c-di-GMP-I riboswitch aptamer from a Gammaproteobacteria bacterium, 89 nucleotides, folded computationally.
[in-house]
RNA sequence: ACUGUUUAAAGGCAAUCUCUUGUGAAAGCAAGGGCUCGCAAAGCUACCGAUCUAAGGGAUGUAUGUUCUAUGAUAGCGGGGUUACCAGU
Numbered sequence: 001a002c003u004g005u006u007u008a009a010a011g012g013c014a015a016u017c018u019c020u021u022g023u024g025a026a027a028g029c030a031a032g033g034g035c036u037c038g039c040a041a042a043g044c045u046a047c048c049g050a051u052c053u054a055a056g057g058g059a060u061g062u063a064u065g066u067u068c069u070a071u072g073a074u075a076g077c078g079g080g081g082u083u084a085c086c087a088g089u
Base pairs, nucleotide, nucleotide: 001089002088003087004086012039013038017034018033019032020031021030022029023028037076043082044081045080047079048078049077050074051073052072056069057068058067059066060065
């Protein structure tokens, strides 16, 4: 540097559900505990695609609705970038 998860070894993360608290308009996120689906980067990163939400704004119209929209979010949706244990070459 490249490749990979090997009856591996040492470890790591923690889906889902749930309890408490915080935060947000929402989607969601954060902290602590239980649970442990799974993951060779399920470490970090919002650059690209995809998906979720619609406060604010636009359109429509009075049913106080419908609809469009990301500047919000998802890294455990995929790609890219970047850092890294061990083993092999």

Its mean pLDDT, the model's own confidence on a scale to 100, is 84. The organism belongs to Gammaproteobacteria, within Bacteria.